This is a predicted structure of a 351-nucleotide part of an RNA (small-subunit ribosomal RNA, central domain) from a metagenome.

Context: one part of a larger RNA
RNA sequence: CUGGGCGUAAAGCGGGCGUAGGCGGCUCGGCUUGUCUGAAGUGAAAGCCCGGGGCUUAACCUCGGAAUGGCUAUGGAUACUACCGAGCUAGAGUGCGUGAGAGGAGAGCGGAAUUCCAGGUGUAGCGGUGAAAUGCGUAGAUAUCUGGAGGAACAUCUGUGGCGGAAACGGCUCUCUGGCGCGAAACUGACGCUGAGGCCCGAAAGCGUGGGGAGCGAACGGGAUUAGAUACCCCGGUAGUCCACGCCGUAAACGUUGUGCACUAGGUGUGGGAGGUAAUUGACCCCUUCCGUGCCGUAGCUAACGCAUUAAGUGCACCGCCUGGGGAGUACGGCCGCAAGGCUGAAACUC
Numbered sequence: 001c002u003g004g005g006c007g008u009a010a011a012g013c014g015g016g017c018g019u020a021g022g023c024g025g026c027u028c029g030g031c032u033u034g035u036c037u038g039a040a041g042u043g044a045a046a047g048c049c050c051g052g053g054g055c056u057u058a059a060c061c062u063c064g065g066a067a068u069g070g071c072u073a074u075g076g077a078u079a080c081u082a083c084c085g086a087g088c089u090a091g092a093g094u095g096c097g098u099g100a101g102a103g104g105a106g107a108g109c110g111g112a113a114u115u116c117c118a119g120g121u122g123u124a125g126c127g128g129u130g131a132a133a134u135g136c137g138u139a140g141a142u143a144u145c146u147g148g149a150g151g152a153a154c155a156u157c158u159g160u161g162g163c164g165g166a167a168a169c170g171g172c173u174c175u176c177u178g179g180c181g182c183g184a185a186a187c188u189g190a191c192g193c194u195g196a197g198g199c200c201c202g203a204a205a206g207c208g209u210g211g212g213g214a215g216c217g218a219a220c221g222g223g224a225u226u227a228g229a230u231a232c233c234c235c236g237g238u239a240g241u242c243c244a245c246g247c248c249g250u251a252a253a254c255g256u257u258g259u260g261c262a263c264u265a266g267g268u269g270u271g272g273g274a275g276g277u278a279a280u281u282g283a284c285c286c287c288u289u290c291c292g293u294g295c296c297g298u299a300g301c302u303a304a305c306g307c308a309u310u311a312a313g314u315g316c317a318c319c320g321c322c323u324g325g326g327g328a329g330u331a332c333g334g335c336c337g338c339a340a341g342g343c344u345g346a347a348a349c350u351c
Stems, first nucleotide, its partner, number of pairs: 003323004007305002012319001014201004021194003025088006034080001035077004040072003049065006091191001092188003096183004103177007110154001115149007125136002162169001206247006215241002220236004258318006266296011300307002324351003333344004
């Protein structure tokens, strides 16, 4: 550089915003950059290739042709492309109306439960297991009642449900705040898609400083089990789990399926919106339609499994990535990090 690929075989960056770049709607005019065409110059010779000739042949030599990815200046064409100008509204966006929602941040509040503390009742056990023991209990436990403290999580509703870009989000109220669907069609007038670098977000664990600590619980101690038992089970229990601020930047970060747009049978369920018929109004039912989310399934695709208008079908645009297994996500170097480590990422050797 190129081919074929990326759901499960190697391969979609965890997610977003966006720079450069690539790509880009409809109409008219200009120009002629790319593009197409004519003719010219140049593209040394030798060599390669084709045809012919000369050494008895070949090698070799020789003549002619072709070729020489092209380049330069020039005449012409104007559909497409680029550029310039004018306009449009189907893409995109703004405004208006309306709707649903665990979307985000902060503050306040609530009840159930666990634990602990104080007090009452009460007495010989409780607890735990496959069975036990460690453990707790006559200094009165467990059970039960009253009061109090504190932390964490929010049963039912809950859904095959919703919202979010992903990670994620679930008691109630208030404040601030992001996005989305639908309806109508007022406004802008291509303002778009993608996105190397870059920047931001990013579960859990982990790290720093300070706080908090009920339950749970790595490590650790003890009791069992066992041949052993550095485990599974039981009794305890520190970090941690929680909060504030600052780091870390990973994951089976998964739909193992990049983003956007268009097109391509149906059936059925569900969440949100709009409309229609009937009716006094409204709701339910029924029908139509837009958006989201499931299941089944035709064509098509697929190695098969399966996917199938939420594509893995048919196309276009752009990015990322793969190129036999091990060595190895290692070493070295660089960048980042307080550290743990992260990102980038080989080779020898070997099968």
The RNAcentral record of the full RNA draws on SILVA.